[in-house]
Context: one part of a larger RNA
RNA sequence: UGACGGGGACCCGCACAAGCGGUGGAGGAUGUGGCUUAAUUCGAGGCUACGCGAAAAACCUUACCCGGACUUGACAUUCCGAUGACAGUCCCGGAAACGGGAUCUCCUUGGCUUUGGUCAAGGCAUUGGAACAGGUGCUGCAUGGCUGUCGUCAGCUCGUGCCGUGAGGUGUUGGGUUAAGUCCUUAAACGAGCGCAACCCCUACCCUUAGUUGCCAGCCCCGAUUCGUCGGGGGGCACUCUAAGGGGACUGCCCUGUUUAACGGGGAGGAAGGUGGGGACGACGUCAAGUCAUCAUGGCCUUUAUGUCCGGGGCAGCACACGUCCUACAAUGCCUGGUACAACGGGUUGCAAGACCGCAAGGUGGAGCCAAUCCCUUAAAGCCAGGCCCAGUUCGGAUUGCAGUCUGCAAUUGACUGCAUGAAGUUGGAAUCGCUAGUAAUCGCUGAUCAGUAUGCCGCGGUGAAUACGUUCCCGGGUCUUGUACA
Numbered sequence: 001u002g003a004c005g006g007g008g009a010c011c012c013g014c015a016c017a018a019g020c021g022g023u024g025g026a027g028g029a030u031g032u033g034g035c036u037u038a039a040u041u042c043g044a045g046g047c048u049a050c051g052c053g054a055a056a057a058a059c060c061u062u063a064c065c066c067g068g069a070c071u072u073g074a075c076a077u078u079c080c081g082a083u084g085a086c087a088g089u090c091c092c093g094g095a096a097a098c099g100g101g102a103u104c105u106c107c108u109u110g111g112c113u114u115u116g117g118u119c120a121a122g123g124c125a126u127u128g129g130a131a132c133a134g135g136u137g138c139u140g141c142a143u144g145g146c147u148g149u150c151g152u153c154a155g156c157u158c159g160u161g162c163c164g165u166g167a168g169g170u171g172u173u174g175g176g177u178u179a180a181g182u183c184c185u186u187a188a189a190c191g192a193g194c195g196c197a198a199c200c201c202c203u204a205c206c207c208u209u210a211g212u213u214g215c216c217a218g219c220c221c222c223g224a225u226u227c228g229u230c231g232g233g234g235g236g237c238a239c240u241c242u243a244a245g246g247g248g249a250c251u252g253c254c255c256u257g258u259u260u261a262a263c264g265g266g267g268a269g270g271a272a273g274g275u276g277g278g279g280a281c282g283a284c285g286u287c288a289a290g291u292c293a294u295c296a297u298g299g300c301c302u303u304u305a306u307g308u309c310c311g312g313g314g315c316a317g318c319a320c321a322c323g324u325c326c327u328a329c330a331a332u333g334c335c336u337g338g339u340a341c342a343a344c345g346g347g348u349u350g351c352a353a354g355a356c357c358g359c360a361a362g363g364u365g366g367a368g369c370c371a372a373u374c375c376c377u378u379a380a381a382g383c384c385a386g387g388c389c390c391a392g393u394u395c396g397g398a399u400u401g402c403a404g405u406c407u408g409c410a411a412u413u414g415a416c417u418g419c420a421u422g423a424a425g426u427u428g429g430a431a432u433c434g435c436u437a438g439u440a441a442u443c444g445c446u447g448a449u450c451a452g453u454a455u456g457c458c459g460c461g462g463u464g465a466a467u468a469c470g471u472u473c474c475c476g477g478g479u480c481u482u483g484u485a486c487a
Stems, first nucleotide, its partner, number of pairs: 001487002003484003007481007015471002019435005026327008034318002042053002064313007073132001077131008088103006106123007134302002137300003143296002145291003148287001150285001155194006161170003174185003200279004205247007214237003219234006250273001253267005329428001333388007345376003350369002355364003395425001400420007441463005447457001
């Protein structure tokens, strides 16, 4: 000087407390361990692995296993030799890769030549050879890059000066204050840098500009009318909205307490009040943290194989254990019928109206749309009416059988539909998690990946709470101080 302490002081955080909803029990989905296996490819491992890499494992992917094949190679560059094709199409063998056969029979420029052709150079392709390629083989404890974490915690340092023999200290401590090393004050310090804050984006209010594909307040015309109004056409840019620019909030103003900063309480104005709400942004460093399987890369290993191609299988296996979720156990509910209101987005190998067929999944067909125009697109919870009457039920939907639909070369292994079947489950032990407001809870919707496959993920909106006395305690962190036989 640090680190540590079941030392001290002060402070903060959904850390506890106060509340709301869960997990742990059930069934299922998914990841992991284990076991099994020819293989069940590899990585990730307290917090910071476990719906994680994977924003899609039927083939492919695919790295694994079995079998069949290839050896200058599936891919790159260069050199030497030979040939003029290779590919495509067809036939045979084969599971395919591939092998055999038939058909087809290069291009450009120049020279010679009477056109048939021939020679040279170049390109391309095949083939033989030589350098080399290739490796998801090892080492993340050789590395770059990227990332997690402490932690959006308020810290981490430097120049000069001063102090100390020196390591080092001071500044950065003290007294206040803040979300903050934020600011004020004091002080041998005075300044500065990386962080904090602000500058950036979205959102809440207003103004200006602009008016189609958006909008419809007033006005006109036509049609219908149950005389309430509805539809269409003019017309307009007022409003909504869209998207570009600007304004607006700064403790700026007032009262009060004490004032140095600021803070506590209250008020005015305002759409918004004291960082308005959310995002992006992550200091010096820590964990030899993670990644050699994104990529790159040193070293090592391999080279008729640890490389490459193909068929099939596996990654999905199931006594069991754990994590994360979904659906429930019901009446604030379930079922049936009617009816209302979104936002973010996506669409030409695409989204697909109306119409018709089917109980349905879906099919036929194809208007319109490269989209503020058309489509996906009926949002669902909600509201209205009826049924159920507390039961393993009109709760719950697993499992199983049969019949189908769609995608795709292919569905035994995918998703979905109909009929039948109807399991466990009556609110969950010890323990444990999330959340402080448009949040939790609850309800549906879009999108990425994608032929098909979502209870996962990324977003979007609808409805919309309870509680916070407080900091004694648990956990993590910050500052100062103290002890130490630790570095």
Molecule: small-subunit ribosomal RNA, 3' major domain
Organism: uncultured bacterium